[in-house]
RNA sequence: CCAGGGGGCCGGGCAGCCGCUCCUUCGACAGGCUCAGGAUGAGCGGGUUGUUGGAGAGGAAAGUCCGGGCUCCACGAAACAAGGGUGGCGGGUAACGCCCGCCCGGCGCAAGUCGAGGGAAAGUGCCACAGAGAGCAUACCGCCGAUGGCUCCUUCGGGAGAACAGGCAAGGGUGAAAGGGUGCGGUAAGAGCGCACCGGGGCUUCGGCAACGCGGUCCGCAUGGCAAACCCCACCCGGAGCAAGGCCGAAUAGGGGCGGCGCGCCAGCUUGCUGGCAGAUACGUUUCGUAUCGACCGCCCGGGUUGGCUGCUUGAGUCAUGGAGCGAUCCAUGGCCUAGAUGAAUGGCUGCCGCCGCAGAUACGGUCCGCUCGUCGGAUACCGUCUGUGGAGACAGAACCCGGCUUACAGGCCCCCUGGCAUC
Numbered sequence: 001c002c003a004g005g006g007g008g009c010c011g012g013g014c015a016g017c018c019g020c021u022c023c024u025u026c027g028a029c030a031g032g033c034u035c036a037g038g039a040u041g042a043g044c045g046g047g048u049u050g051u052u053g054g055a056g057a058g059g060a061a062a063g064u065c066c067g068g069g070c071u072c073c074a075c076g077a078a079a080c081a082a083g084g085g086u087g088g089c090g091g092g093u094a095a096c097g098c099c100c101g102c103c104c105g106g107c108g109c110a111a112g113u114c115g116a117g118g119g120a121a122a123g124u125g126c127c128a129c130a131g132a133g134a135g136c137a138u139a140c141c142g143c144c145g146a147u148g149g150c151u152c153c154u155u156c157g158g159g160a161g162a163a164c165a166g167g168c169a170a171g172g173g174u175g176a177a178a179g180g181g182u183g184c185g186g187u188a189a190g191a192g193c194g195c196a197c198c199g200g201g202g203c204u205u206c207g208g209c210a211a212c213g214c215g216g217u218c219c220g221c222a223u224g225g226c227a228a229a230c231c232c233c234a235c236c237c238g239g240a241g242c243a244a245g246g247c248c249g250a251a252u253a254g255g256g257g258c259g260g261c262g263c264g265c266c267a268g269c270u271u272g273c274u275g276g277c278a279g280a281u282a283c284g285u286u287u288c289g290u291a292u293c294g295a296c297c298g299c300c301c302g303g304g305u306u307g308g309c310u311g312c313u314u315g316a317g318u319c320a321u322g323g324a325g326c327g328a329u330c331c332a333u334g335g336c337c338u339a340g341a342u343g344a345a346u347g348g349c350u351g352c353c354g355c356c357g358c359a360g361a362u363a364c365g366g367u368c369c370g371c372u373c374g375u376c377g378g379a380u381a382c383c384g385u386c387u388g389u390g391g392a393g394a395c396a397g398a399a400c401c402c403g404g405c406u407u408a409c410a411g412g413c414c415c416c417c418u419g420g421c422a423u424c
Base pairs, nucleotide, nucleotide: 001420002419003418004417005416006415007414008413009412010411012353013352014351015350016349017348018347020056021055022054023053026050027049028048029047032044033043034042035041058395062406063405065404066403067402068401069400070241071240072239073238075289076288077287078286079285080284083237084236085235086234087233088102089101090100091099092098103117104115105114106113107112118232119231123230124229125226126225127224140172141171142168143167144166147165148164150161151160152159153158180198181197182196183195184194185193200219201218202217203216204215206213207212245310246309247308248307255301256300257299258298259297260296264277265276266275267274268273269272279293280292281291282290317336318335319334320333321332322331323330324329355391356390357389358388359387360386361385364384365383366382367379368378369377370376371374
C1' cells in the first nucleotide's frame, strides 16, 4: 500500500428570539362534592390563569418472532391424553428458542463463519426427468466365454474360430446420487475374492465434569440419501392480555323466545330447619378431595354505556472504581434519576462553525518527473487552500415495563486480527 475478518461509537455543534408537553414551588379567580338538615369550619377532585425550579424519543422506538415482570380468569392434588416448543456438552441468566466457552461437521489459505447438531436395524413414505437399474435393485455400450454346445483343422495329444448357453459389474454412459476409495495379487474375465493403507463399526489404556480426542486392538470387506417428511426418543410448557385490571359518573329493557335435564330418599324435631345418601355444576379424561345447588346448561333476537380518573413510570435500572472468572456474568463500595402523551407534546426563525454537492481561482503546500541533491528546475488543478452558490441528505418517532433475536441504515471515526506485495 492492497484485499479480507471481528468489535465499538457518532450520525450535526454553539448562541439568541418566539412557541409546545409534563413534573414541581408559591399564588389568584369562579365554582363542585362530602362530613350534614342550617351556619361556621374541615377535607377531596377538577377548570381557567400567573409564577419558581427542572425534564422532554431510538440504536434500532421497527417486526410482533421468543422470554418474563405485572393484572385478571381457571377450585385443589395426582395420573394420562391432546396441542405446542427445544434438540452436541458444560456454564450464565428472572427466564428463553437468548448469551458465553468448548466438542463435532461444512465453507474459507487464514483471521473467521455457518449448523433445524438425538434416532434411518420400530414402522410408513419420497428420490422428478434421464437411465438397464434409485430398496434390499440392475445389464444400455461393453469384458470373458475356462466349463457345456457349434464350425474348421488335426501328428488324435490337441489347436484355432465365432460368440450360442452361461459368467461379470472391474471399464464407459445416464444422473444430484449407482451399493466404499487407491494400489497390488488373483481370475476365463472380474468382484473386499484376498492383502496393504485410507474410510466405517465394536471394544479399550490414557486425557477431559462432559460432548469427545490421541493411541491400541478386533471385525467386516459392507443395508444409498431425505426425519427443515410423518414418526420414535429425551427434556420443557395453564389461558388471556394495559384495548389487562380498578374506581367514579351516566343510561337502559332485572328484556323477549326456544330446547334439555333436576326439583328425589332417609333420620331428627323447632313443621321448615339441620344432618346424611343419591344427583347436577365447577377441568380434555379418570381417581381423590373441596365448594355450590334447587337451580343450572345451550341456542336465537333485542336494548344501554363508548365519559372521566387511575393503572403510568425507581427499574431483574444505569454509571464509575475495585475484586473473581478464558468469557457470558457475578460480588462489594459509591454516584445518578433520565418522556408519561391520549388524535397524541420537543417545533419555527436567525447568526457562526462543521458536513455534502456544483462552479471558479490559485503552482502557496502535498503529489509526479529531472539532476549540479537543494531555500534547485519543471509539470500538473488530483488533494489541501481561497471565493461564490446550493442542500439538510441514512434508517427512522415512545404509548405498561424489561431481557433478547431479526430486519433497515447516506456519511464518518476508533481498536484488534488474517493474507499478499514492496522497502529497511
Description: A computed fold for a 424-nucleotide RNA from Qipengyuania sp. XHP0211, annotated as Bacterial RNase P class A. It matches the Rfam family "Bacterial RNase P class A". The family's RNA type in Rfam is ribozyme. Model confidence (mean pLDDT): 76 of 100.